[in-house]
RNA sequence: GAAGUCGGCCAGACCGCCGCUGGUGCAAUCGUGGAAACACGGCACUGGAGGAACGUCCGGACUGCGCAGGACAGCGUAGCAGGUAACACCUGUCCACCGUGAGGUGAGGAUCAGAGCAACAGAGACGAGUCCCUUGGGGCUGCACCGAAGGCGCAAGCCGCAGGUACGAGCACCAAGGGGGUGAAACGGGCAAUCUCUACGCGCAGCAAUACCAAGUAGGCCAGCGUUGAUGUGGUUCCGCAGAGCUGGCGGGUAGGUAGCAUCGAGCCGGGUGGGCGACCCCCGGCCCAGAGUAAUGGCGGUCACAUUGGGGGCGACCCCGAUGCACAGAAUCCGGCUUAUCGGCGGACUUCACAU
RNA sequence: GGCGCUUUAGCUCAGUUGGUUAGAGCGAUGGAAUCAUAAUCCACAGGUCCGGGGUUCGAGUCCCUGAAGCGCCACCA
Repeated sequence: GAAGUCGGCCAGACCGCCGCUGGUGCAAUCGUGGAAACACGGCACUGGAGGAACGUCCGGACUGCGCAGGACAGCGUAGCAGGUAACACCUGUCCACCGUGAGGUGAGGAUCAGAGCAACAGAGACGAGUCCCUUGGGGCUGCACCGAAGGCGCAAGCCGCAGGUACGAGCACCAAGGGGGUGAAACGGGCAAUCUCUACGCGCAGCAAUACCAAGUAGGCCAGCGUUGAUGUGGUUCCGCAGAGCUGGCGGGUAGGUAGCAUCGAGCCGGGUGGGCGACCCCCGGCCCAGAGUAAUGGCGGUCACAUUGGGGGCGACCCCGAUGCACAGAAUCCGGCUUAUCGGCGGACUUCACAU
Repeated sequence: GGCGCUUUAGCUCAGUUGGUUAGAGCGAUGGAAUCAUAAUCCACAGGUCCGGGGUUCGAGUCCCUGAAGCGCCACCA
């Protein structure tokens, strides 16, 4: 100098004018809107989007219903150890794969419990065992060869029943070896993101949960349970009290308000030669930090910064005048993660290559 | 805001325990028949299986992740 790898941070700044939406304090006890429940109205001070608020993919808090305890079923997770409220998240580490490397990826338990699957090709595909070749062995034969009887021939010799077998041929059997080539895989394994087994976790639903208030309605119909005591309630494994209704569906009514809901928590900031390799934990000090319910967090103007570009001047460094742009996206009960989107900018650690010393 | 489902040819849908070249109906195109058109008959084309990644020898199918579309929900008595 070039090419890369992995973390961290920022997400334009300032001024003026006009708005929107919360909180606290003081004042007032009044007015306005509304059928009501309730809401709003004065002055001062003060808060007001994000790293992803997105997605809603995981995990919790919270609320209602259910619940003696355990097991089965169902769903999920999976090397080992740790962190955490919890997790499929995070940290460390082993192994496998990718990369020259810094590094990256991994649902990475079990196929000696059992079941299932493997198209096409190939002799053969998951139960094993042999389609073909070679060698060896013992056997068989209307083969071949030899051949007492017998036949033919003057003769040499030829044929040949029973029988025999050194070599040859064929047939099937046994044993050993080798491959033909196909395929992802060829007898030993592969697939558990197939069933399953093992270990661990999980009751179900979700703030349109849920609780209360106001208004209003046909208090109608059907089903189930119930004076053999349903259901509600007080102490609580039982006893007592009230007791004729209770639950679900259809039909009917409403489309309002308050709480949940945002000052005290898995909270934020700073510090510690604190503990730990680290995730994280502990201690000390300080702070209170968005919140609606058709949904606030904005609009206009100016100056500067940044990026791209046009014109002019200057030998040049550069200067002047303009134009355009300034991402992704926006809280909705709250929190911890993950994933995805993102114009650009700042800074750190490390790797490889080339050159110089 | 929360929850659930779907995505395969131009349209509506099948697709088995993951296996050879993903099918059906309607529609499109060409031909036959008709004086001509429709109906009818014959032939034929047409696919990023919503996108990306993973598991596997092999994915429309199994898993993860993103996109698009559709549906449901409140309170009173």